[in-house]
């Protein structure tokens, strides 16, 4: 510098679910809560993928599915 991940150290994030708001819906948001998570940090027409929708058709949603891209520590 890659690679690679301790029952380390510091700090991090937040699945179901509940309750308020928002949406037609996947789903998002605050809060509480903790299943996890070494990239569970960033990116969604213009990489695949997959959810909603729809008679067909995303300009809708998903980054906690691969992928890209940056990034903290330092055992073996």
């Nucleotide at each position: 510098a890659a690679a690679c991940g301790a029952u380390a150290a510091a700090g991090g994030c937040a699945a179901a679910c509940u309750u308020g708001g928002g949406g037609a819906a996947a789903c998002c948001u605050a809060a509480g809560g903790g299943c996890g998570c070494a990239a569970a940090g960033c990116u969604a027409u213009a990489g695949g993928g997959c959810c909603u929708g729809u008679a067909a058709a995303a300009u809708g949603g998903c980054a906690g599915c691969c992928a890209g891209c940056c990034a903290c520590c330092g055992a073996a």
Source information:
This is a predicted structure of a 76-nucleotide RNA (c-di-GMP-I riboswitch aptamer). The model forms 100% of the base pairs in the Rfam consensus. The prediction has a mean pLDDT of 85. It was read from a public genome assembly, where an Rfam model found it.